[in-house]
RNA sequence: UGGGGCGUGGCCAAGCGGUAAGGCUCGGGCCUUUGGAGCCUGGAUCCUAGGUUCGAAUCCUAGCGCCCCAG
Repeated sequence: UGGGGCGUGGCCAAGCGGUAAGGCUCGGGCCUUUGGAGCCUGGAUCCUAGGUUCGAAUCCUAGCGCCCCAG
């Protein structure tokens, strides 16, 4: 260089056009002699910039980053 895959809270990870699940961790609260456990609660510009659409994490285009294959 060419082809393919992936990019979603601090980490992992669902979603398949209609206001983004869950787990771990973290902050706050309850409980407890303390710690731990348990319970309640809070937190995402969905890599970036455009486009399509009434509506985009999702579809299209370009770019960026990572991984794989070929040379």

The RNA shown here (transfer RNA) has 71 nucleotides and comes from a Chloroflexota bacterium. Rfam family: tRNA. The sequence is in RNAcentral, with records from ENA.